[in-house]
Context: one part of a larger RNA
Molecule: small-subunit ribosomal RNA, 5' domain
Organism: uncultured delta proteobacterium
RNA sequence: GAGCGAACGCUAGCGGCGGGCUUAACACAUGCAAGUCGAACGAAACCUUCGGGUUUAGUGGCGGACGGGUGAGUAACACGUAGGUAACCUGCCUUUCAGUAAGGGAUAACUUGAGGAAACUCAUGCUAAUACCUUAUACGAUCUUCGGAUGAAAGUCUUCGGACGCUGAGAGAGGGGCCUGCGCGGUAUUAGAUUGUUGGUGGGGUAAUGGCCUACCAAGUCGACGAUAUCUAGCUGGUCUGAGAGGAUGAUCAGCCACACUGGAACUGAGACACGGUCCAGACUCCUACGGGGGGCAGCAGUGGGGAAUAUUGGACAAUGGGGGAAACCCUGAUCCAGCUACGCCGCGUGAGUGAUGAAGGCCUUCGGGUUGUAAAACUCUGUCGUAGGUGAGGAACUAAGACGUUAACCUACAAGAAAGCACCGGCUAACUCCGUGCCAGCAGCCGCGGUAAUACGGAGGGUGCAAGCGUUGCUC
Numbered sequence: 001g002a003g004c005g006a007a008c009g010c011u012a013g014c015g016g017c018g019g020g021c022u023u024a025a026c027a028c029a030u031g032c033a034a035g036u037c038g039a040a041c042g043a044a045a046c047c048u049u050c051g052g053g054u055u056u057a058g059u060g061g062c063g064g065a066c067g068g069g070u071g072a073g074u075a076a077c078a079c080g081u082a083g084g085u086a087a088c089c090u091g092c093c094u095u096u097c098a099g100u101a102a103g104g105g106a107u108a109a110c111u112u113g114a115g116g117a118a119a120c121u122c123a124u125g126c127u128a129a130u131a132c133c134u135u136a137u138a139c140g141a142u143c144u145u146c147g148g149a150u151g152a153a154a155g156u157c158u159u160c161g162g163a164c165g166c167u168g169a170g171a172g173a174g175g176g177g178c179c180u181g182c183g184c185g186g187u188a189u190u191a192g193a194u195u196g197u198u199g200g201u202g203g204g205g206u207a208a209u210g211g212c213c214u215a216c217c218a219a220g221u222c223g224a225c226g227a228u229a230u231c232u233a234g235c236u237g238g239u240c241u242g243a244g245a246g247g248a249u250g251a252u253c254a255g256c257c258a259c260a261c262u263g264g265a266a267c268u269g270a271g272a273c274a275c276g277g278u279c280c281a282g283a284c285u286c287c288u289a290c291g292g293g294g295g296g297c298a299g300c301a302g303u304g305g306g307g308a309a310u311a312u313u314g315g316a317c318a319a320u321g322g323g324g325g326a327a328a329c330c331c332u333g334a335u336c337c338a339g340c341u342a343c344g345c346c347g348c349g350u351g352a353g354u355g356a357u358g359a360a361g362g363c364c365u366u367c368g369g370g371u372u373g374u375a376a377a378a379c380u381c382u383g384u385c386g387u388a389g390g391u392g393a394g395g396a397a398c399u400a401a402g403a404c405g406u407u408a409a410c411c412u413a414c415a416a417g418a419a420a421g422c423a424c425c426g427g428c429u430a431a432c433u434c435c436g437u438g439c440c441a442g443c444a445g446c447c448g449c450g451g452u453a454a455u456a457c458g459g460a461g462g463g464u465g466c467a468a469g470c471g472u473u474g475c476u477c
Stems, first nucleotide, its partner, number of pairs: 001477004006473005013348006019341002021306001026304003030301003035062003040059002043056005069259003079183007088176003093172008101135004110125001112123004141150003155164003185231003192222003197219008234256004238249004261282005284295004312338001314337003320334001321332004351381004361372004386414006395404001421466005426447003432461005442449002
C1' cells in the first nucleotide's frame, strides 16, 4: 500500500447491488418446511334438477434417495486431473420390435367384541382393485450337456376415432458404482510397520472386480523417494495479495465428498443402509393411572446459552424450478420478494450565482493590524433529495390471473427548507499559534514528549487529510 463474512469508538441524509452465528456438530417452546392421484379400488357422510356431484379415513400407485442445511469426521482414490470398465447398474424420458389371453384365493377399510391411562393392540365376520397368486403363450431374454429347459402382463377413461397405462426385449440420453497413473498438510524430539497381513486355489457374496468374506496352501507386503504413529484439516473451481514467481486462504456462488442427538443394523426400493422412515443400545428431555409410551431445527423463522459479533416466529407460489395428476389443480420456508443491519462496493445529495462598510463575534497581535473570510447577512435562482397529489409500465409465455407494489419511470405543487462528521497537525507525515499544566496529569506505531515560556499532555482559534463516513483493534499478502 492492498484486502476482510469483521468487531469496537464517535458520527450519520438517500438510493442501487451484494453480504449477514467465523464461537457451542450446544440444548431447543411454537408454527410451517413432502406430498399428490377419485381417470387404480371398495366404503362412508353430505348435496341432488335423480343424470350425477362434493368430501375424504383406508387399500393401491408415484414421490418422500431430489430440493434445503452443516463441515463434526476424513491426510483418503475424499478431492482435482487424465484414463479404464470385455468387471457393472439405471425408475421416470426418447426411440424400435413383440405382446396385453384364461382363472383363483385373500385382506385393510367397515361390523361386532375385547384389552389399555395413553401410545396403540388383539379377535370374529364381510368386501374391492392397476394389491397378491396360478395357468397359457414367448419376437427378443436367461441357462445349456446345444437335445432342450425356464420365465410376463392391468386395466382406466372415452366425443368410440382414440388417449393414458401394463408386460418382455434392443438402442439412446442423462445419472451412478468400481478400478488405475499423477497431484494434493506439519512433525524423524514418530524408524520400523503388518497376520486377512501379501499372494494363490476352491467356495460364498455383490449390479460388478477384488481378502470384500470364508476354508486350505505359500511367506509374503510396505518403508529415509519417509512406511507406521501423532497433530491439524472437508477438497476443488476460485478468492486476497504480488510485476511475476510465489505466499495466504477455501465466507457468499458453482462442482464433488461426508454427516443428520451418539453408536450400530438392516428393511423397502431403479436408487438409501435413508435429516423431517424402521429396529436395537446409550445420553438427554417430555407424558404417565408407574404397567408403559413420545421426541431429535447441522430445513425456514424463532428461544435460551456461548461470544467482540451476525437479522423477521413476514408475503407469495406471480416468475424460475421440483413432486403428484389426463387435466383443472394441489403441495413447495426450493425460489422470488419484502423487513432489520453503513457489513461491503457503487452512485447522489447536504445547494447555485452575485455579494467588502472585508459587518458583528471568536482567536492572535509588534496594538498599526492580521485571521476566520465571499465565509455570513442580503438579493436572485434551481429542485437532486424531501413532502403531498396524480398518471403508470415491463417482469405474463395464456382470455383471465403479479407476492413485490402506496413498484420503476413520468407529471404537478410546495419549499434552501430535514441532511457533516471523524481523525490528525514534533520527525517519519500533509497541517501552528495562544492559554492551562509543571517528570504531575497525561501522550506514544518507532524515535521519544512532560521537571514554568510544551507546535508532542488538556482546551481554544486556525489548519491538513478523508468524507456518510472517519479512526482504532485483529488477521492475510